[in-house]
Context: one part of a larger RNA
RNA sequence: CACCGCCCGUCACGCCAUGGAAGCCGGUAGUGCCCGAAGUCCGUGACCUAACCCUCGGGAAGGAGCGGCCGAAGGCAAGAUCGGUAACUGGGGCGAAGUCGUAACAAGGUAGCCGUAGGGGAACCUGCGGCUGGAUCACCUCCUU
Numbered sequence: 001c002a003c004c005g006c007c008c009g010u011c012a013c014g015c016c017a018u019g020g021a022a023g024c025c026g027g028u029a030g031u032g033c034c035c036g037a038a039g040u041c042c043g044u045g046a047c048c049u050a051a052c053c054c055u056c057g058g059g060a061a062g063g064a065g066c067g068g069c070c071g072a073a074g075g076c077a078a079g080a081u082c083g084g085u086a087a088c089u090g091g092g093g094c095g096a097a098g099u100c101g102u103a104a105c106a107a108g109g110u111a112g113c114c115g116u117a118g119g120g121g122a123a124c125c126u127g128c129g130g131c132u133g134g135a136u137c138a139c140c141u142c143c144u145u
Stems, first nucleotide, its partner, number of pairs: 003108001005105001008101002011098001013095004018090003023085006031077004039070001041068004047063003052059002111132009
């Protein structure tokens, strides 16, 4: 490469990440209950015992055993939280030459835009209110020369 311009959205195709989602799988830290090892401690200790005492009978002390508190792992239950995965589903990004239209940019052929409501394959359309960041023509008022 300048209107044979620019440009918007739906739809179709491909790739990418992502939201929702019945459910499934896993991690983490806790809570309640159950069970309860080792071990300290407490109690008991009719059985056992070398040091100490003894009137030789035993005593003191200690121990096995038994009971108890605490107690790791484990089990059960309902949750919390963080991940993974998932039928299906939502939009998004990107991708030389796909489809439908033509919304916007020149008054873009209904000026455009903002808010809101309704409607519509899609861009959008319509109603109401607002803005000029609207072109054109004419008139009025004011200011400057």
This is a predicted structure of a 145-nucleotide part of an RNA (small-subunit ribosomal RNA, 3' minor domain) from a Gemmatimonadota bacterium. It matches the Rfam family "Bacterial small subunit ribosomal RNA". Rfam links the family to the GO terms structural constituent of ribosome and ribosome. It was read from a public genome assembly. The source organism's lineage runs through Bacteria, Pseudomonadati and Gemmatimonadota. The prediction has a mean pLDDT of 84.